A computed fold for a 1568-nucleotide RNA from an uncultured Clostridia bacterium, annotated as small-subunit ribosomal RNA. Its Rfam family is "Bacterial small subunit ribosomal RNA".
RNA sequence: AGAGUUUGAUCAUGGCUCAGGACGAACGCUGGCGGCGUGCUUAAUACAUGCAAGUCGAGCGAGUUAGAGGUUGGAGAUUAGAGGUUGGAAGUUAGAAGAGAGAGAACGCCUUCCAAACGUCCAACUUCCAGUCUCCAACUUCUAACGAGCGGCGGACGGGUGAGUAACGCGUGGGUAACCUGCCCUUCAGUCUGGGAUAACAGCCCGAAAGGACUGCUAAUACCGGAUGGGUUCCCCGGGGCGCAUGCUCUGGGGAGAAAAGGCGGCGCAAGUUAGUCGCUGAAGGAGGGACCCGCGUCCCAUUAGCUAGUUGGUGAGGUAACGGCUCACCAAGGCGACGAUGGGUAGCCGGCCUGAGAGGGUGGCCGGCCACACUGGGACUGAGACACGGCCCAGACUCCUACGGGAGGCAGCAGUAGGGAAUCUUCCGCAAUGGGCGCAAGCCUGACGGAGCAACGCCGCGUGGGUGAAGAAGGCCUUCGGGUUGUAAAGCCCUGUCUUAUGGGACGAAGUCUCUGGAUUCGUAAGGGUCUGGAGGUGACGGUACCGUAGGAGGAAGCCCCGGCUAACUACGUGCCAGCAGCCGCGGUAAUACGUAGGGGGCAAGCGUUGUCCGGAAUUACUGGGCGUAAAGGGCGCGUAGGCGGUUUCUCAAGUCCUUUGUGAAAGACCACGGCUCAACUGUGGGGUGGCAGAGGAAACUGGGAGGCUUGAGUGCAGGAGAGGAGAGCGGAAUUCCCGGUGUAGCGGUGAAAUGCGUAGAUAUCGGGAGGAACACCAGUGGCGAAGGCGGCUCUCUGGACUGUAACUGACGCUGAGGCGCGAAAGCUGGGGGAGCAAACAGGAUUAGAUACCCUGGUAGUCCCAGCUGUAAACGAUGGAUGCUAGGUGUGGGGGGUAUCGACCCCCUCCGUGCCGGAGUUAACGCAAUAAGCAUCCCGCCUGGGGAGUACGGCCGCAAGGUUGAAACUCAAAGGAAUUGACGGGGGCCCGCACAAGCGGUGGAGUAUGUGGUUUAAUUCGAAGCAACGCGAAGAACCUUACCAGGUCUUGACAUCCUCCUAAGGUGGUGGAAACAUCGCCAACCGGGAAACCGGAGGGAGAGACAGGUGGUGCAUGGCUGUCGUCAGCUCGUGUCGUGAGAUGUUGGGUUAAGUCCCGCAACGAGCGCAACCCCUACUGCCAGUUGCCAGCAUUAAGUUGGGCACUCUGGCGGGACUGCCGGUGACAAACCGGAGGAAGGUGGGGAUGACGUCAAGUCAUCAUGCCCCUUAUGAUCUGGGCCACACACGUACUACAAUGGCCGGUACAGAGGGAAGCAAACCCGCGAGGGGGAGCGGAUCCCAGAAAGCCGGUCUCAGUUCGGAUCGCAGGCUGCAACCCGCCUGCGUGAAGUCGGAAUCGCUAGUAAUCUCGGGUCAGCAUACCGAGGUGAAUACGUUCCCGGGCCUUGUACACACCGCCCGUCACACCACGAAAGUCUGCUACACCCGAAGCCGGUGGCCUAACCGCAAGGAAGGAGCCGUCGAAGGUGGGGCCGAUGAUUGGGGUGAAGUCGUAACAAGGUA
Repeated sequence: AGAGUUUGAUCAUGGCUCAGGACGAACGCUGGCGGCGUGCUUAAUACAUGCAAGUCGAGCGAGUUAGAGGUUGGAGAUUAGAGGUUGGAAGUUAGAAGAGAGAGAACGCCUUCCAAACGUCCAACUUCCAGUCUCCAACUUCUAACGAGCGGCGGACGGGUGAGUAACGCGUGGGUAACCUGCCCUUCAGUCUGGGAUAACAGCCCGAAAGGACUGCUAAUACCGGAUGGGUUCCCCGGGGCGCAUGCUCUGGGGAGAAAAGGCGGCGCAAGUUAGUCGCUGAAGGAGGGACCCGCGUCCCAUUAGCUAGUUGGUGAGGUAACGGCUCACCAAGGCGACGAUGGGUAGCCGGCCUGAGAGGGUGGCCGGCCACACUGGGACUGAGACACGGCCCAGACUCCUACGGGAGGCAGCAGUAGGGAAUCUUCCGCAAUGGGCGCAAGCCUGACGGAGCAACGCCGCGUGGGUGAAGAAGGCCUUCGGGUUGUAAAGCCCUGUCUUAUGGGACGAAGUCUCUGGAUUCGUAAGGGUCUGGAGGUGACGGUACCGUAGGAGGAAGCCCCGGCUAACUACGUGCCAGCAGCCGCGGUAAUACGUAGGGGGCAAGCGUUGUCCGGAAUUACUGGGCGUAAAGGGCGCGUAGGCGGUUUCUCAAGUCCUUUGUGAAAGACCACGGCUCAACUGUGGGGUGGCAGAGGAAACUGGGAGGCUUGAGUGCAGGAGAGGAGAGCGGAAUUCCCGGUGUAGCGGUGAAAUGCGUAGAUAUCGGGAGGAACACCAGUGGCGAAGGCGGCUCUCUGGACUGUAACUGACGCUGAGGCGCGAAAGCUGGGGGAGCAAACAGGAUUAGAUACCCUGGUAGUCCCAGCUGUAAACGAUGGAUGCUAGGUGUGGGGGGUAUCGACCCCCUCCGUGCCGGAGUUAACGCAAUAAGCAUCCCGCCUGGGGAGUACGGCCGCAAGGUUGAAACUCAAAGGAAUUGACGGGGGCCCGCACAAGCGGUGGAGUAUGUGGUUUAAUUCGAAGCAACGCGAAGAACCUUACCAGGUCUUGACAUCCUCCUAAGGUGGUGGAAACAUCGCCAACCGGGAAACCGGAGGGAGAGACAGGUGGUGCAUGGCUGUCGUCAGCUCGUGUCGUGAGAUGUUGGGUUAAGUCCCGCAACGAGCGCAACCCCUACUGCCAGUUGCCAGCAUUAAGUUGGGCACUCUGGCGGGACUGCCGGUGACAAACCGGAGGAAGGUGGGGAUGACGUCAAGUCAUCAUGCCCCUUAUGAUCUGGGCCACACACGUACUACAAUGGCCGGUACAGAGGGAAGCAAACCCGCGAGGGGGAGCGGAUCCCAGAAAGCCGGUCUCAGUUCGGAUCGCAGGCUGCAACCCGCCUGCGUGAAGUCGGAAUCGCUAGUAAUCUCGGGUCAGCAUACCGAGGUGAAUACGUUCCCGGGCCUUGUACACACCGCCCGUCACACCACGAAAGUCUGCUACACCCGAAGCCGGUGGCCUAACCGCAAGGAAGGAGCCGUCGAAGGUGGGGCCGAUGAUUGGGGUGAAGUCGUAACAAGGUA
């Protein structure tokens, strides 16, 4: 970074798809280890069980249990020791010095010295004498633990979840002169003096329980009164300073209100006291936390456009920590909204995370910040803080207990369970660390947290071995059978030892608090305390883990996906549009690299694939960074509101902008650097960065605001001319039709041709007169005007705009324009007129398979006018408006100027308009090109794949028709643009061809032959199928052939090679049999070598196995060969050039030719395959040659028979000749053509051979060859017989005819080319004949086949089913052959069918041709009407290219490219799918009205109750319950709104295999 996919190919447009990365994932297959992370995305569903918030006895009273001490008393037992001080010894722990060592520092070993403490031992000194021990009881003191209570602090943190919330909720930056703040810190001042209760407890009562009532006692750091007041709050009176305002602040004086609690430690006998310590009170400040307010930012829908009554504001009051309609009373009528209010949907927000080059897009799990919530809804209490997850009250749903009266509960804490789901863990360990609560502390609590467990869920690391090893082992797979590959891979040999395993050692994380003991310092008179700093003791869940050592042995450890292209990796087999694959394109119908398996290969790897989601690629929503003439896309046009944008100059402000600076932008993450785990993941420290926001200061070019000028933008004035611009009124002529009249007669009209229609009741035609409506010929013009739609006779009236000139006036007044308003062709609608012509609908006539069309005859709405509606068009230049700039040329409309002139004739300049051509530029190309689609600026509209669909629903508009706005489901991989090459056209041009035409002869009718189809059959073997199958393969089926059928047989085989054994080969008979074959005889005994034995070889027989064999399949696996277009003139290449490219050019054009033949021209120049020529035959001739040929002259004969000769003919070799060479004309001075001469031949002389690139998957596997598949006692081989020859029919190709240009009879003439030895066969004889006998001659210019026939001469027949015609049948023969029954040919005699020239249609032929006549050959034993050749006789016609067919070139259109036998549209029928409508039915959400009204705050309150204060008392003050009221959740009723589900039936849509009907579109698509 791109790639695949629309096409035959191309470029561009455009969608779809892929390669990348990521994940809290899931699923499939597989699974060795470790580290670090992560783990209910669904049911904010319901929860069993355990734990998750307690703590303080140094606030308090009371209690239980345990222990200890003391004293006293009692009982018992036992004994001489016990305690203290000092010193010493060794031990443990520390320190200092030396030396060593070392780069240095540090460190430890060694040596020496040594403080203190601890326990042990020893010694000395000293004290006590009765002591000691055990048990019991009482009293008392202390300590510890425990459970409950009063009290304090904490349960507002920590932990969970994301339901709600579109909001000041969050983010960011500010504000509070409008605020609160427990614990903590600093400072100041205090902590005085009283009082009354109450729980626990005790008693008693109720209750199943939960729990509760009453009476009595008691304490406090619980509660209450009084004192004091540094300060504070409030009120009053002054003064100073400050702020944007409300206001704030400092200060003086006076007045009023309000505080507190003690505990521990120490000392003391105690009372008490206070240096200490923990508290308590008031005040000021701090820190941290919170509250409120504001600017900006924060998803989708306008098919949600209007919302709002406490609503907006004011005054006053209440309330709050505090501002505030927060609440209330009164007053005013405001407030919000297109810069998106209101409504609906969705959603916790952010740091970040993923992706991306970035800008962006997506996301918000873990970690961190904020918010919200705690079964659902409501409510307050307490408190510094809550409207409170593990608190309270009420209502509701649910669950549980119950004695039925009542109660209890809330895992979205950690585990765990059920359920849901594709899916997400242990009912673990520990408070050792970190943190939190309480406490003076010890400590207790802590499912926060630290750890472990489970899970490949992710990231990272490691391993599954390394080296050597060619006989390239075996096996597998493939194979062209040679080999290749797996593959150094394995084995073998030599090693290593990570991980796993076993075993041993073994951490860091621990530092404290605390206890004991030193030192320093500080407070204090001291005791004692605080702070700092040493030593010792002691604290680990993880965990005997990390790590290290040892041992052992390659031992325990590899899978998954893919291999047609994209995309890296190929073969075999199986399967046969089946089974299946597939992300897209697409694979599979018998040779599948695409399915399945195997071998091999590629990729990744403890994982690999799949699925899902997001970003990317996608510049495919385009800010960066797209477009709108034809691909999707310019609004039909204007006026204009908001908005956006805006000429020139001066001054000013400083909002934007820029600079400097300050604050903020949390941490984590990301980046960089350096560190720590062996590395990495992970993690520590530091650095940099952080778009943004805010404050301060500054700059003033640009934008903007203000003030003032200017004139070029814009407008006005003045002077002109042009115009189908608009509206109204009037007028005019031509034409059509109708009416009246005249003339006039049989038709008119209409069409491709007709008919309907009109007309003898007088049409059409023609003349005159009249009526009426509509439209305005010529002029007329890519001419004019208008914004567009549009506007056309003439005149008048009213009226809009543009243009030119001038430069007097205004002085930016401008451009665009969402909404809005207006105009807006045709058709259509409403009402009223009008109606000539035309003409939907309709009717008739034609056409047609049909013809609801095209054509014709009629004809109504409508077309016209008035008034009103509709509001759409291919409303198009498919091109929005405005402004400026950027080569030219040439028309045309309107105006002005210059020059010049009689003149505005020409010429030149210029402005506005309207066309064409064209350069740069631009474009995918086509094209556009000053009238831009060029270069720029501003504004508006619009587009984002095709179909569904401009449809549905909803809204708005409309009388309706309908318009406007405008989706989705579903479905496809395309749809579409421009251009290219072909092909095609009932497009065009040019040109060929027996293509037509002109001719001649046929076919199609008959009979027969032959081939084919069909049918039949045991079999009728197979192939060939339009031309280009069908007298074709087959140049010849009685057996054979033969492949088919029936039956009889063989199984290494009929045929090939190899091996073993035997044996000459062979010939000839018998028996059985249809034969093959079986069986039995007889005869004979090969060649080479060797002395021989014997060996070898050809042949034969037997045997075993490798193998043979197959006309079995596939011509769509192939080679080869062939047909065809077509002997048509074409098909290409190299280089160059043009084009983004396919491609073009060349090869087109002008001529010419049979020809891409040649010439000329030309961005082409050359070349190749074709054409032509070279080759063969033929026509003329020369030379050579002269037998078997020939014979002029000579001789000779029956005869070129012979002599002779080689002149001629001929034969067959080599040459010559013809080349547009010559002449004339035409043409372009060319090529060439026309004519002529000469010549045997003249323009390729005639014929043949020769067939370009390619097309038809054309034909052939049955000529041959061949891959693969199939058969193997048969699909092979062999034999006999049969069949290929069948026969109701149909077709093709031929033969023979239908007759007189003939038939028959007789006579008679002339060929060429061939063939001949298993052959041709003469003469001669026999036979009517076929033929037989015969056998000369001949391997051939010698002999034979062999008589040519038509022709010519003569005769006969005389138009008839015949003397035509010969089929068919009978009889008799001949020949070939083993054999003519099925099934041959020929002969003779007899028989004598159809047929009298052939419908539609169709074939051949242009000269030695057609036609006609015979002859020969191949095949072949025999069989020819076929085929291949040969000669004889020998025509007619071609005006011409309109038409049919085929072809060539150019051009044009195309929606075709399998290429017109193409493509393709709609209804109907069937199946499936999604959607709309629908009488209705049913959820959910929601606003409103009313009813009811819990808890609770607030307010009120007669009576009732009440410890503290006041009061001597009575009572008061104050409070409480109760009751009432406002508000108020849930609930109820009612009519609405919205979303959704469902619904008989119905509507269109989409898709589907070869269904039906037509043919609409694409070519002029046959009616553009």

The coordinates come from a structure-prediction model, not an experiment, and the mean pLDDT is 83. RNAcentral holds the sequence, with entries from ENA and SILVA.